[in-house]
A computed fold for an 87-nucleotide RNA from a Desulfuromonadaceae bacterium, annotated as c-di-GMP-I-GGC riboswitch aptamer. The prediction has a mean pLDDT of 79.

RNA sequence: UCAGAUAAAGCCAAACCAGCUGCGAAGCUGGGACGGAAAGCCGCGGGUCUUACGUCGAAUCCUGUCAAGACAGCCGGGCUGCCAUAA
Numbered sequence: 001u002c003a004g005a006u007a008a009a010g011c012c013a014a015a016c017c018a019g020c021u022g023c024g025a026a027g028c029u030g031g032g033a034c035g036g037a038a039a040g041c042c043g044c045g046g047g048u049c050u051u052a053c054g055u056c057g058a059a060u061c062c063u064g065u066c067a068a069g070a071c072a073g074c075c076g077g078g079c080u081g082c083c084a085u086a087a
Base pairs, nucleotide, nucleotide: 001087004083011036012035016031017030018029019028020027021026034073040079041078042077044076045075046074047071048070049069050068051067052065053064
């Protein structure tokens, strides 16, 4: 450097449940493990979702926005990093 073992030291924690926060998507804490080799960090590109506004006679749906947000465990990208087999 490549690579990620049927190794090893540790790590994280989906769904679901309880509490709290938020209009909401969701977040945090505790329990719990489906999984994970970056499931560590960053909303930079795409995507999904929420709210607001617009559209509409009106509601929902659909669709739109150099509007505000959520998701890093959707896919890319950037930064950093544990272990240590073989080459």